[in-house]
RNA sequence: AGAGUUUGAUCCUGGCUCAGAACGAACGCUGGCGGCGUGCUUAACACAUGCAAGUCGAGCGAGAAAGUUUCCUUCGGGAAGCGAGUAAAGCGGCGCACGGGUGAGUAACACGUAGGUAACCUACCUUCGGGUUCGGGACAACUGGCUGAAAAGCUAGCUAAUACCGGAUAAGACCACGGCUUCUUCGGGAGCAGUGGCCAAAGGCGGCCUCUUCUUGAAAGCUGUCGCCAUGAGAUGAGCCUGCGGCCCAUUAGCUUGUUGGUGAGGUAACGGCUCACCAAGGCUGUGAUGGGUAGCUGGUCUGAGAGGAUGAUCAGCCACACUGGGACUGAGACACGGCCCAGACUCCUACGGGAGGCAGCAGUGGGGAAUAUUGCGCAAUGGGGGAAACCCUGACGCAGCGACGCCGCGUGAGUGAUGAAGGCCUUCGGGUCGUAAAGCUCUGUCGUAAGGGAAGAACGGGUUGCAGGUUAAUACCCUGUAGCAUUGACGGUACCUUACAAGAAAGCACCGGCUAACUCCGUGCCAGCAGCCGCGGUAAUACGGAGGGUGCAAGCGUUGUUCGGAAUCACUGGGCGUAAAGAGCGUGUAGGCGGCUGAUUAAGUCUGGUGUGAAAGCCCGGGGCUCACCCCCGGAAGUGCGCUGGAAACUGGUCAGCUAGAGUAUGGGAGAGGGAAGUGGAAUUCCUGGUGUAGCGGUGAAAUGCGUAGAUAUCAGGAGGAACACCGGCGGCGAAGGCGGCUUCCUGGACCAAUACUGACGCUGAGACGCGAAAGCGUGGGGAGCAAACAGGAUUAGAUACCCUGGUAGUCCACGCCGUAAACGAUGGGCACUAGAUGCCGCGGGUAUUGACCCCUGCGGUGUCGCAGCUAACGCAUUAAGUGCCCCGCCUGGGGAGUACGGUCGCAAGAUUAAAACUCAAAGGAAUUGACGGGGGCCCGCACAAGCGGUGGAGCAUGUGGUUUAAUUCGACGCAACGCGAAGAACCUUACCUGGGUUAGACAACAGUGGACCGCCCUAGAGAUAGGGCUUUCCCUUCGGGGACUGCUGGUUCAGGUGCUGCAUGGCUGUCGUCAGCUCGUGUCGUGAGAUGUUGGGUUAAGUCCCGCAACGAGCGCAACCCUUACCUCUAGUUGCCAGCAUUUAGUUGGGCACUUUAGAGGGACUGCCGGCGUUAAGCCGGAGGAAGGUGGGGAUGACGUCAAGUCCUCAUGGCCCUUAUGCCCAGGGCUACACACGUGCUACAAUGGACGGUACAGAGGGUCGCAAAGCCGCGAGGUGGAGCAAAUCUCAUAAAGCCGUCCUCAGUUCGGAUUGGAGUCUGCAACUCGACUCCAUGAAGGUGGAAUCGCUAGUAAUCGCGGAUCAGCAUGCCGCGGUGAAUACGUUCCCGGGCCUUGUACACACCGCCCGUCACACCAUGGGAGUCUGCUGUACCGGAAGCCGGUGUUUCAACCCGCAAGGGAGAUAGCCGUCCAUGGUAUGGUCGAUGACUGGGGUGAAGUCGUAACAAGGUAGCCGUAGGGGAACCUGCGGCUGGAUCACCUCCUU
Repeated sequence: AGAGUUUGAUCCUGGCUCAGAACGAACGCUGGCGGCGUGCUUAACACAUGCAAGUCGAGCGAGAAAGUUUCCUUCGGGAAGCGAGUAAAGCGGCGCACGGGUGAGUAACACGUAGGUAACCUACCUUCGGGUUCGGGACAACUGGCUGAAAAGCUAGCUAAUACCGGAUAAGACCACGGCUUCUUCGGGAGCAGUGGCCAAAGGCGGCCUCUUCUUGAAAGCUGUCGCCAUGAGAUGAGCCUGCGGCCCAUUAGCUUGUUGGUGAGGUAACGGCUCACCAAGGCUGUGAUGGGUAGCUGGUCUGAGAGGAUGAUCAGCCACACUGGGACUGAGACACGGCCCAGACUCCUACGGGAGGCAGCAGUGGGGAAUAUUGCGCAAUGGGGGAAACCCUGACGCAGCGACGCCGCGUGAGUGAUGAAGGCCUUCGGGUCGUAAAGCUCUGUCGUAAGGGAAGAACGGGUUGCAGGUUAAUACCCUGUAGCAUUGACGGUACCUUACAAGAAAGCACCGGCUAACUCCGUGCCAGCAGCCGCGGUAAUACGGAGGGUGCAAGCGUUGUUCGGAAUCACUGGGCGUAAAGAGCGUGUAGGCGGCUGAUUAAGUCUGGUGUGAAAGCCCGGGGCUCACCCCCGGAAGUGCGCUGGAAACUGGUCAGCUAGAGUAUGGGAGAGGGAAGUGGAAUUCCUGGUGUAGCGGUGAAAUGCGUAGAUAUCAGGAGGAACACCGGCGGCGAAGGCGGCUUCCUGGACCAAUACUGACGCUGAGACGCGAAAGCGUGGGGAGCAAACAGGAUUAGAUACCCUGGUAGUCCACGCCGUAAACGAUGGGCACUAGAUGCCGCGGGUAUUGACCCCUGCGGUGUCGCAGCUAACGCAUUAAGUGCCCCGCCUGGGGAGUACGGUCGCAAGAUUAAAACUCAAAGGAAUUGACGGGGGCCCGCACAAGCGGUGGAGCAUGUGGUUUAAUUCGACGCAACGCGAAGAACCUUACCUGGGUUAGACAACAGUGGACCGCCCUAGAGAUAGGGCUUUCCCUUCGGGGACUGCUGGUUCAGGUGCUGCAUGGCUGUCGUCAGCUCGUGUCGUGAGAUGUUGGGUUAAGUCCCGCAACGAGCGCAACCCUUACCUCUAGUUGCCAGCAUUUAGUUGGGCACUUUAGAGGGACUGCCGGCGUUAAGCCGGAGGAAGGUGGGGAUGACGUCAAGUCCUCAUGGCCCUUAUGCCCAGGGCUACACACGUGCUACAAUGGACGGUACAGAGGGUCGCAAAGCCGCGAGGUGGAGCAAAUCUCAUAAAGCCGUCCUCAGUUCGGAUUGGAGUCUGCAACUCGACUCCAUGAAGGUGGAAUCGCUAGUAAUCGCGGAUCAGCAUGCCGCGGUGAAUACGUUCCCGGGCCUUGUACACACCGCCCGUCACACCAUGGGAGUCUGCUGUACCGGAAGCCGGUGUUUCAACCCGCAAGGGAGAUAGCCGUCCAUGGUAUGGUCGAUGACUGGGGUGAAGUCGUAACAAGGUAGCCGUAGGGGAACCUGCGGCUGGAUCACCUCCUU
């Protein structure tokens, strides 16, 4: 620091996902040790049991027992001492408000920070000075009596105090009064002295006689010490107040009556509506009040480069709470966790009358939960309470236990060891790998076990012995200091050290397709499964499961969850808004934000210095201690903050004074569909009246509905009425936008230009707010010609709720009032400034010139086009910015759900506005690129159409296919490009299929053993394979050892064999587009890039053929040419060929010849070369000459990059899989030849351009020894016989046929046609039954030119005629060739099909056989409404009112003080009662969150369901937006708008 994922590819936008770090974690697998930490995040749920707060006898009274000793004893026991002034209890003091727990509540001065308190308190502690006097009366304990189950209580009596009460004294505090000084925020405070009033106390313990009295010794007294009282100061700790700071929701916008303030009073430690009475009507709020939701806050912690974000466990500070709610008491301090009272819920005890309780202390239990520990030891240390102290208490704390929960450290060994062992896995079978790994050998001892040794943590304190000092009368006591001695350890015999033993007891987990380090085999076969995202799995899975190997981490490793990061994906640092999400439809303007030039001043912001604070811990740095580290200790820095204070004055702000460049006002001028109102004009449509006139009109792709003989349409004249204003008219004008169009008048807004004058920043923007706002729509009332949703009818169609036609109502128009939305668009908010230009138009002005109008130059304003820099993802924008800056507003944050639901506001309604969530997907998008496609366009080509000729489709037959049948009818091929195709030839064989019979190392190959030549012939059984038997037969080489070939048998293992599967694992070969003219590359250039350019353009060509131009220049594969053949000529050569002349003959037969023909070799020839025209001077085209041939002369071979997962595993080859006494091999027979039917390809015909008969002529190219076969003879014929000749320019197949010359037939199912069938034969072959071909005789079917549709062909072609060949024993209408005869037509490129190039649109890229929309049906999911039902929270009104404080009263009761001898009274207190306040509670009625609900609404997701075809191409009616109506559905139609529409002119027509 980035990466994966949208696409065929690209760039961008944008979301999702991953890699990192962290955790109080949990879960899975695994687990050796230690140290340090840490451990109920859930039920603030309920709790058994034990412990967690006591202490003081030196405050006080009282005071046991067990036991033991002694004595007495009637042996039952009793007394005394010790136990012991102990235990327990009580009065009293201090403590219990600390420590410990928890985070429920709390959005608050609760917390943090900085201040204030002149508005306050503070026990214990420290300190200064002072005091500590005289009295009194009670109450517990205890004793007696009584009640109760208990808890507990009542009553009578006794008693002490540092308990309680009264009096004295009063420095001082407090109160009142006035005085002085000083400070002050002017409220007051501090200090000093005065007068008056008021308020105190308690003693305990130790010691001593110096003074006084009795006089051993004591008392008073003295002294020490601890207390006590009042006061000042300090310290500490609280209370209260204030500024600032830190959550979400506006679908919470208004809240408030003690509310805001004042006066007075009360209350508090203290200010204060804290409370009360009265008065005033305030207070808070868009800088977010009120309400709702959530939450303890902070230091810090985690993350991050930082800024931030998240978090608030452990530790520390603060707060709040203690079963729930309320309340006070005591006290310095509480409204009190282990106190009290009341109410409530719950639990327990009960004798049913009543009582008791509160683990959110430490352990522990149940419960909840994914989940969190021992009912441990000790006060040794640290700290706390009490005490004079010893000491006691302390679940604070120190330790130990449990848990890999975390961090840190250590170990599981080290060295050597190659036959690279065995074994596993893989393998190309060679080997590779696990792997020096193991074994083996040599060592070490962390850890472990055992034994031995063995700390630090301990300092105090008190005791004791000394010493020194203080106090004092004192050498006493006491206090302080110091030295010595003995004493105190839970952890724990722990850490640590030593010795012995022995490698011994100690490695797992995840991953290995990409991201992301790490690869193979087997199994599985869209199954089982995996998955963080993309995605794997449908028979070769590095993605599932296992294995081997590898990678990563390691006593852990993974998974899950959560947080931050990556995410610049909420953007302060640090984003955007033309088309990706995003500019409000437009304006006016409030608050707010921002704001021109100059000077002065101020110092709020700002900058700088100092200072206080920012607790400790933590983080960071430097040291130190545990062997290191984690951890701990010490010091420093930092803590970006806040306060106080000094300074600076540029900038911002404030104040003052000025300026004119911004803004505005005044004067003059012209332009304009700017707005409103009134009036007015002509053209046209329709209607009405009348005339003329007659049969149609109208409408469409074509029609029909409709109108018309009751007189339409057409035409003429007159009239009525409404709406809109042709031409001008224009990327012309005006307006903020919507929008505005005949003419005239009136009223009125704004902009612009010119020249001066004036005001003096008056400005810009603008949340809310207010106004305007197309069309449609709504209300009321008019109006209504045309048009026209709805509706009706006619067409179209599979249907047609549409498009088309005929009608037609709302509406469109007017007035008034609503609505408030549009693709309200430049999809671009407003303002100001700056930044090259060119050009058009509109308005006004200036200059020059002119008689004038132009032209030309120039200024301002407006409106367009092009274009530089710059910007942009690109497209594009570009002085009218989307450039460069500043200011203000609005808006966006993945797609869907959804601009929807709910709630609010507005509206008569339609609806508008504001505006979510659950759930779901991994994309959705923008721009551009290359293709493909279009019922887009342009150019061009092709037997593509057209023009022609002949066919197919109808018949019969042949052949192939489908289907059906069958034991089998083997298999493959399926639009063109399967179907006379593989098959150039199925009777057996072939043959792969079926039935049956056999066989298992096999029919065939390799090895070993053995026998023999092999071969050949015969017999038996059998359908044959096969089995058995017999006859015949002596291979080749040799160094004589042997070797080799062939063949039979046997053997077993490595094996053979398979036309079994997969052509979607493959090679090879082939088809096809297509013999179409294309397909690419290098370098350069352009583009961020995919890519483009070249290859496009202008011409031309059969051609990317050539020329010209050009950021391209070249090149390759294709085209063409080179090759073959054919057409002409020459040369060479003449046999088997030829024969002009000579001779000869039945015959080129022979002699002779090689001229001709011909043959087959080598050459020539044709190149737009020549001429003319056209063309750009080019390429080339047209015409002509010459020539056998002319513009590629004809034909062939030749098939670019690629496409179709095209075809073939059954030609062959081949991976994998499968079969192995069978899916192999052999054999016989059957089948591939079936037959209701359908299709393709052919043959023969339907006849007279013919048929039949007779006669007669002319080819080419081929084949032939397992062959072709002549002559001759036989047969009607197929053929037989025969065998000359020929390995072939020699012989032969072999008569070519159509043609020509004659004769007959005369339009008919025929002298056409030949199917079918009967009979007789021939040939091939082992064999023609299933199932061959041919011949003869007989038979004589359909068929009279073939519907829709469809095929071939452009010249030696079509058509027609015969001949040959391959295969082959035989079998040809097929296939491949050959020649004979030999046409017609092409105007032309509109249309159909296919193709090429350019261009355009695209939502397609599996590429239009594409994509894709909605209803309906089914399943599942979440959600809205819903008669209601239920729970929680809460408002208002009222009822009721426990405990308690306070107030009143106080008939009850009462020791202290007063009066009194007493009785009694007084003062004071008190029970009770009354009242205010008030918790839980109750009644009524609202609000709100949630749960649930018959039914219902839409939404989402699902395998290949149904109906249609809406959108993407002009998507077949361009689409979309708003609105309204209609319709199964997508949708259709009307009105207005937009371009984000193609093209520049012919009905509809579904799908993949």
RNAcentral holds the sequence, with entries from ENA. This is a predicted structure of a 1552-nucleotide RNA (small-subunit ribosomal RNA) from an uncultured prokaryote. Its mean pLDDT, the model's own confidence on a scale to 100, is 84.